[in-house]
Molecule: Glycine riboswitch aptamer
Organism: Candidatus Aerophobota bacterium
RNA sequence: GAGGUAAUUAAGGGAGAGACUGGGAUAUCCAGCACCGAAGGGGCAAGCUUUAAGUAGUAAGCGAAACUCUCAGGUAAAAGGACCUUAAUUGAGCA
Numbered sequence: 001g002a003g004g005u006a007a008u009u010a011a012g013g014g015a016g017a018g019a020c021u022g023g024g025a026u027a028u029c030c031a032g033c034a035c036c037g038a039a040g041g042g043g044c045a046a047g048c049u050u051u052a053a054g055u056a057g058u059a060a061g062c063g064a065a066a067c068u069c070u071c072a073g074g075u076a077a078a079a080g081g082a083c084c085u086u087a088a089u090u091g092a093g094c095a
Stems, first nucleotide, its partner, number of pairs: 001094001005091009018033001020032004034075003040071001041069003047062004
């Protein structure tokens, strides 16, 4: 200095699924059934590495997600919300 990358902050956008049933005192609490996936979290492919005299096989480790699980969270509004856009700041790398 210019792209982009990581993080943080601010603003905007942002889905899904019972305002379920009973007790009680509307939310919150307890019990029960039914659902959702986009806070967070768990799992796995290809591939790579190790073991193996060599090849192959076996075993172990690393290994992604918006896939999958539904632990957590959620199923009126509010709040939250992955992700996207814009702006600012900071760090690494590059010239």